[in-house]
This is a predicted structure of a 356-nucleotide part of an RNA (large-subunit ribosomal RNA, domain IV) from a Candidatus Babeliales bacterium.

Context: one part of a larger RNA
Order: sequence, then structure tokens, then C1' cells
RNA sequence: CUCUCAUUCAGGAACUCGGCAAAAUAGCCCCGUAACUUCGGGAGAAGGGGUGCCGUCGUUGUUAGCUUACUGUUCGUAGGCAAAGCAAUUGGCGGUUACAACAAAGAGGCUCAGGCGACUGUUUAACAAAAACACAGGGCCAUGCGAACUCGUAAGAGGAAGUAUAUGGUCUGACGCCUGCCCAGUGCCGGAAGGUCAACAGGAGGUGUCAUCCGAAAGGAGAAGCACCGAUUCGAAGCCCCGGUAAACGGCGGCCGUAACUAUAACGGUCCUAAGGUAGCGAAGUCCCUUGUCGGGUAAGUUCCGACCCGCAUGAAUGGCGUAACGACUUGAGCGCUGUCUUGAUGAGAGACUCA
Repeated sequence: CUCUCAUUCAGGAACUCGGCAAAAUAGCCCCGUAACUUCGGGAGAAGGGGUGCCGUCGUUGUUAGCUUACUGUUCGUAGGCAAAGCAAUUGGCGGUUACAACAAAGAGGCUCAGGCGACUGUUUAACAAAAACACAGGGCCAUGCGAACUCGUAAGAGGAAGUAUAUGGUCUGACGCCUGCCCAGUGCCGGAAGGUCAACAGGAGGUGUCAUCCGAAAGGAGAAGCACCGAUUCGAAGCCCCGGUAAACGGCGGCCGUAACUAUAACGGUCCUAAGGUAGCGAAGUCCCUUGUCGGGUAAGUUCCGACCCGCAUGAAUGGCGUAACGACUUGAGCGCUGUCUUGAUGAGAGACUCA
């Protein structure tokens, strides 16, 4: 010097990203216990006191005895009171030892105010335990049973030895109050008049070849057959088209003017749109400007809490806003406590180092 422990004057978070780590709290009994609340909780809230041993008085248990009722009585049955002894000690008082009596071990720190997630659960085996996943609850969609859906080429199987209070898919996520407007685009559902439209069907017509014919030749015409090309016409779904649908994917404006100080604009004008963001919430886990402004807390606060609203770029099951309880979550503050620190020091053990 390193590691693991132990102690420490005065101070007590001044340390630090942050009380990380350590310290502190701790059992049992008694007293006492707030806001809030879904009336269950919160709660071991918080905060106090006691705690060994001995003596004594009680108390409790046990029952000789006494007594009451039943029965004519003994016996008996049921009940009450209860001495001594013994047992127990949750009680009162007194005493007593120690620094200290849950003397060791083991054994909650607490409070206030936010954020997120309701909760218990689950997760990245071996860097993430969370606000992520799940969840009960809510909605929508599909499915009438040889169900939809999934696996399989199929047979077949699961779904289910179930039957719409069922099963599958998808979103949201307890509870409370709620969940606005837009169907133009995309998707899905329904519709079938019209437009478009494949194979197939069909075959007008055309082409090649060729018997034969014409021609002196070159060449020309060319039936049937064979082969090829092939128009009008017929022709489903789909698409176009017509409707519906947002707890489907999603979306939810701009400019200008206006009130008797100023400022602002309830009001008006105009352009565009499918419709122009409602209720709520708001510098937020979302705010660039920004350490916004005001208030609170501090001597001093880019964090925190309460407001304001100018929302760069909130907003309603991609759920909005609240919410008791809960959380090895996260943010801020306080009490207690401490070697985290001022600022070090000392001791123990194990290493390192030296020697053998």
C1' cells in the first nucleotide's frame, strides 16, 4: 500500500450524478395513531412508556368444606360461594445488581409531495425487473357446427367429446367521470343497372401448299384436303361505379379587421377542407425558444411542487382526465442516523514486501 472487519474528538450529507455505502431502527406488552379512502384500508402510521432478579399484596386455576334447586331421605344430578396447600404470573407496590435486563444471537428506519403502472404476478438463463409483458374488466370483428381458425399434399388432427353466456382474431387495460367531429384517401362490408374485362365457345375472312387449267417460256389462276392466322359476337370475378363503416388504418386549417387609455378580441369578413381538436389536461416522461413568467420551499434551487397558457410538435380504447391500495420503479423535500465528507487517526485478520 491492497482487501475484509472494528473504533473514533467536534461537526452531521458540508460527500456525491444521487445519502451509493455505512450507520441507525428492530422482539414482546401497554398507551396512542392524521390526511385520504373503493369504508376493506391507510396502520406496526406517526409518537410515547415498559422489559432482569427478589419480597409482598393481589389475580387466575385446582377443591376440603358450606350452600341452593330437584327428590320423602341417604345416595345422586345441576348450580353458587370457597379456606389451606400446590401451580401459574398477564397486575399493584417495595427492594436490588450492572454502563447496560428483548444485556448475546436474531431482529422494520420514518415522514411529506409528485410521475408512471390499478393491484398479486411475468421478463432479456450469463450487463436492462422497468413506466415493458400479463391481468380481471371494456369494445369491435369472425364463426350456426363436417363452425370460423390452425397444422397437414391428403387422410386426418386440434378447435371440442365444446355449440354464440361458446370458440377464434384484434385493440384497450381495476375502479370513477367520460370517450367529441370527419367515410374525401386506404381498408373492410353490402350492392348490382351501366363501363371495362381472361380462358373457352364461335368462325366472317385471309394465308401457305397442291390436283388441275392458261401460257412457247418466264410466270399466272387455283377446287377438295392438310396446315396457319383470324373480325363482329358470347363470356365470371375483379376494377370503375353506388352506398355503409372510425373502440377500422387514419385525419381533426389559414389570412385580415374589430370594444371610449392601452392591450386583448366575445364579434365580422374571406380562402380552403372529408372535417377543421370538443370535454379534459398542459413548459408535461410531450415545450425548440427556455434556467419561459409568477408563487412555494433554500441564506443561495437549470431539479422539485402549485399556477399561467404563447400546446416549436397535448387530447379522448394508437384511449383522455382523476384515483384509495400496492411498487427491490422513478423525481423532489424533511426527521433520525452516521467516517459519505471536513480529515484524518488507531486497532485486528489476510495479502503484498524482507529474511529463513
Notes
RNAcentral holds the full RNA, with entries from ENA. Model confidence (mean pLDDT): 87 of 100.